Overview: This is a predicted structure of a 370-nucleotide RNA (Bacterial RNase P class A) from a Planctomycetota bacterium. Its Rfam family is "Bacterial RNase P class A". It is annotated as a ribozyme. The sequence was found by an Rfam model in a public genome assembly.

RNA sequence: CCUGGUCUCCGGACGGCCGCCGGCGGCAUUUGCCGCGGGAGGAAAGUCCGGGCUCCACAGGGCGAGGUGGUGGGCAACGCCCACCGUCCGCGAGGACAGGGACAGUGCCACAGAGAACAGACCGCCGGACGGCUGGCGCAAGCUGGCGACGGCGACGGUGAAACGGUGCGGUAAGAGCGCACCGCGGGUCGGGCGACCGACCCGGCACGGCAAACCCCACCUGGAGGAAGACCGAGUAGGAGGAUCGCGCUGCCCGCGCCGAGGUCCUCGGGUAGGUCGUUGGCGGCCGUCCGUGAGGACGGCCCUCGAGAAAUGGCCGUCACCGCCCUCCGGGGUGGCACCAGAACCCGGCUUACGGGGACCAGGCACU
Numbered sequence: 001c002c003u004g005g006u007c008u009c010c011g012g013a014c015g016g017c018c019g020c021c022g023g024c025g026g027c028a029u030u031u032g033c034c035g036c037g038g039g040a041g042g043a044a045a046g047u048c049c050g051g052g053c054u055c056c057a058c059a060g061g062g063c064g065a066g067g068u069g070g071u072g073g074g075c076a077a078c079g080c081c082c083a084c085c086g087u088c089c090g091c092g093a094g095g096a097c098a099g100g101g102a103c104a105g106u107g108c109c110a111c112a113g114a115g116a117a118c119a120g121a122c123c124g125c126c127g128g129a130c131g132g133c134u135g136g137c138g139c140a141a142g143c144u145g146g147c148g149a150c151g152g153c154g155a156c157g158g159u160g161a162a163a164c165g166g167u168g169c170g171g172u173a174a175g176a177g178c179g180c181a182c183c184g185c186g187g188g189u190c191g192g193g194c195g196a197c198c199g200a201c202c203c204g205g206c207a208c209g210g211c212a213a214a215c216c217c218c219a220c221c222u223g224g225a226g227g228a229a230g231a232c233c234g235a236g237u238a239g240g241a242g243g244a245u246c247g248c249g250c251u252g253c254c255c256g257c258g259c260c261g262a263g264g265u266c267c268u269c270g271g272g273u274a275g276g277u278c279g280u281u282g283g284c285g286g287c288c289g290u291c292c293g294u295g296a297g298g299a300c301g302g303c304c305c306u307c308g309a310g311a312a313a314u315g316g317c318c319g320u321c322a323c324c325g326c327c328c329u330c331c332g333g334g335g336u337g338g339c340a341c342c343a344g345a346a347c348c349c350g351g352c353u354u355a356c357g358g359g360g361a362c363c364a365g366g367c368a369c370u
Stems, first nucleotide, its partner, number of pairs: 001366011012321007020039002023036005041342001045353002048351005053226004065222005070084005085099001086097004100217002105215002107211003122157001124153004132147006165183006184206001185204008230278004236273001240269007247259004285304008323338006
């Protein structure tokens, strides 16, 4: 320097002017004016996971449904994070894993291929033994060859994601765990580790293919809806309930009693609507230091306070500095350009994922030079 890997940081600073939305104070008094102070992100995004909060449901148990799935830890919790283990990938730094169970049962294994699970013989190999046809030698007993209907074999070639252990030596007619060594596999004992698991030794000739993000089995977790959740206050009009009176009847009048079916007036009550207030921003919060821990993280101490709308504010312009690129240079500097991209809170937190522009550190492989 090139190519790659992991981790981490940042997303300009200050000031001025003009605006926008809340807060506080003052003056005015129904709508303004003045002053002070505050106002987007690393992802505010997707709404995928976990919680807080709210309402509804809920004795207990069972069935069902969904999710999670190596081990140990962290966390309020998690499907997140850390450390470790195993398998696979990569020359390597490192990376990926939906990583329990395939002797509980059921099912599937496309295409190709002879054969895909208690398998199979296309190309092939062999003719030792038994029997078949046949040649030669021999008086005969027999000896020796050929063919491959027949029999033996599954090594070699070939198919496939996968071929019923692999490699080598021996062995054999040819072969084959048929025998042996090593590897793999299964079982046991011992040792190490909290554990996943690892190592050593012994035994067994090999029996037990793969798939559970197929059904299923095992273990653990899970009630539903969500902030337009929900809580409170609450007019006017219309309608409802109750009362008084006018009214009707006894009875022509007064009192009293009864009737309230319709209607008028007045009073009272409760429900709902419009609207308003709360929820609504200080929280499992940040920053710094010390200690503990490999780490995620934890303990203690100190300091800090930071948006809050309701059709929805957080914007624009300018200057100085910083940063980056290019050009010039008398190496002091000067000139010029850029300062973006992804994106914009709507109850709040912890994560994950996705989108964008840069910087740094360490590491791996390679090339060149010293």
Its mean pLDDT, the model's own confidence on a scale to 100, is 76. Lineage of the source: Bacteria > Pseudomonadati > Planctomycetota.